[in-house]
RNA sequence: UGUCUUCGGGGCAGGGUGAAAGUCCCUACCGGCAGUGACAGGCCAUGGGCCUGGUAGUCUGCGACCCGCGUAAGCGGCUGAUCCGGUGCAAUUCCGGAACCGACAGUACAGUCUGGAUGGUAGAAGGCG
Numbered sequence: 001u002g003u004c005u006u007c008g009g010g011g012c013a014g015g016g017u018g019a020a021a022g023u024c025c026c027u028a029c030c031g032g033c034a035g036u037g038a039c040a041g042g043c044c045a046u047g048g049g050c051c052u053g054g055u056a057g058u059c060u061g062c063g064a065c066c067c068g069c070g071u072a073a074g075c076g077g078c079u080g081a082u083c084c085g086g087u088g089c090a091a092u093u094c095c096g097g098a099a100c101c102g103a104c105a106g107u108a109c110a111g112u113c114u115g116g117a118u119g120g121u122a123g124a125a126g127g128c129g
Stems, first nucleotide, its partner, number of pairs: 001129007014026003028112002030102002032062004039053006057100002066077004082098005104115003
């Protein structure tokens, strides 16, 4: 580098109103992938380097969804949200505190229900050449 296989998203407990709400209100709960110096282990070896694993929903990049073009493959666009304090050489990642965010369709208004989806994808692991 080519090809194949497998894997590849979590979450309304309790209460209020109501004819009806997992959708409203109080409160609860959840967090895809890669990167990023602090964690752990090992090696060379003696202060530097290397290897393996781990580390952010809000930083950087990507994916899903949505929109446009296209028969299609695909291409282009769009794409949410964080501060304060502490430690330290170094952290928007650790510790403490307080906040905030979450496609489309359906339905009593949905991050958590149902559906497109036994789908697709960022990618991860492994086999073979």
This is a predicted structure of a 129-nucleotide RNA (FMN riboswitch aptamer (RFN element)) from a chicken gut metagenome. Its mean pLDDT, the model's own confidence on a scale to 100, is 81. Its Rfam family is "FMN riboswitch aptamer (RFN element)". Its family is annotated with FMN binding in the Gene Ontology.